[in-house]
Molecule: Lysine riboswitch aptamer
Organism: bovine gut metagenome
RNA sequence: GAUAGAGGUGCGGUAUUUAAGAGUAAUCCGAGCGCGCAAGGGCGGACAGCCUGCGGCGGAUAAAAGGAAAUAUCGCCGAAAUGUACGGGGGUCUGUCCCGAACCGUAUGUUGGGCCGCAACAGAAUAUGUUGCGGACUGUCACACCUGUGGAGAGCUAUC
Numbered sequence: 001g002a003u004a005g006a007g008g009u010g011c012g013g014u015a016u017u018u019a020a021g022a023g024u025a026a027u028c029c030g031a032g033c034g035c036g037c038a039a040g041g042g043c044g045g046a047c048a049g050c051c052u053g054c055g056g057c058g059g060a061u062a063a064a065a066g067g068a069a070a071u072a073u074c075g076c077c078g079a080a081a082u083g084u085a086c087g088g089g090g091g092u093c094u095g096u097c098c099c100g101a102a103c104c105g106u107a108u109g110u111u112g113g114g115c116c117g118c119a120a121c122a123g124a125a126u127a128u129g130u131u132g133c134g135g136a137c138u139g140u141c142a143c144a145c146c147u148g149u150g151g152a153g154a155g156c157u158a159u160c
Base pairs, nucleotide, nucleotide: 001160002159003158004157005156008077010076011075012074013073014072015071016070017069018068026061027060028059029058030057033055034054035053040052041051042050044098045097046096047095048094049093080111081110082109083108084107085106086105087104088103091099112138113137115135116134117133118132119131120130121129122128140151141150142149143148
């Protein structure tokens, strides 16, 4: 240097089903309660144009996305996740300007792994995810030596 492996509630993708989202949003009907016509609303925001009432009450119909669980299957063991920078990407009734999420790629940094607890953020959520801190457990190597200490996957083991 190449090839092949190991960690285990191991990592990720896809499909199906299910719960929740939610009797919520939205649409229609009814009565005629409140605000308003120079108001408010129609993009994430500003300006201009154009269009247009808005909210609440009662009734009927009635979703979806992201996220989650199970099963099946595929790819794997920096699997993967995440921070930063750069590039792509773009939200509307129309135009201009500003700001840009989801998602993708490159470079670089961090994290061995899952679990539990706390905090922050995201989320409809007590689900869950991400980050930080802490705890024991576990795999691996090194040093001690019988059970401890320490390191990190750019590692470890085997073969050539």